Record summary: The RNA shown here (transfer RNA) has 71 nucleotides and comes from a Polyangiaceae bacterium. The sequence is in RNAcentral, with records from ENA. Its Rfam family is "tRNA".
RNA sequence: GCGGUGGUAGUUCAACGGUAGAAUUCGAGGAUGCCAGCCUUGGGAUCCGGGUUCGAUUCCCGGUCACCGCA
Numbered sequence: 001g002c003g004g005u006g007g008u009a010g011u012u013c014a015a016c017g018g019u020a021g022a023a024u025u026c027g028a029g030g031a032u033g034c035c036a037g038c039c040u041u042g043g044g045a046u047c048c049g050g051g052u053u054c055g056a057u058u059c060c061c062g063g064u065c066a067c068c069g070c071a
Base pairs, nucleotide, nucleotide: 001070002069003068004067005066006065007064010024011023012022013021018054026042027041028040029039030038047063048062049061050060051059
């Protein structure tokens, strides 16, 4: 330099083009003589810029970062 795959809560992962979910974590409450664990409830995210579309995490283009391969 070229190609492929990927980038989503703090972390690990989902998501037919139609309100972005789960686990864990964090806050509050409950229960327990106390802690851990447990129960209830709440907060928190789409790598960046364009395009297509009534509507984009999703499709297209460019950039960027990570990994893999080729040179």